[in-house]
């Protein structure tokens, strides 16, 4: 990297540092950003494994919008299911 399964409309800072960009990729859009973005620490939130007195801990994850919305495919079509692709854990050859 690659199969396979759970989950994804809930949660979580007026905080140091940093300095211009980010919200996965293409497109379309639309949002957040000097009343500081990303990224690092610290805090915090709690989905899975581990562990235990089934309370502590610890591994990894998450900490702006529903995975920000849409593209593919259906319907009773200003929305809804669904799948695709995607992220996050656990297994696995």
């Nucleotide at each position: 990297g690659c199969c396979u399964u759970a989950u994804c409309a809930a949660g979580a800072g007026c905080g140091g540092u940093g300095g211009a960009g980010g919200a996965a990729u293409c497109a379309g859009g639309u949002c957040c950003u000097a009343u500081g973005a990303a990224g690092c620490c610290c805090g915090g939130c709690a989905a899975c494994c581990u562990g235990u007195u089934u309370u502590a801990a610890g591994g990894u994850g998450c900490u702006a919008a529903a995975u920000c919305c849409u593209g593919c495919g259906g319907a009773u079509u200003a929305u809804c299911c669904g799948a695709a692709a995607g992220a996050u854990g656990a297994g696995g050859a």
This is a predicted structure of a 93-nucleotide RNA (SAM riboswitch aptamer (S box leader)). Rfam family: SAM riboswitch aptamer (S box leader). About the family: The SAM riboswitch is found upstream of a number of genes which code for proteins involved in methionine or cysteine biosynthesis in Gram-positive bacteria. The model forms 97% of the base pairs in the Rfam consensus.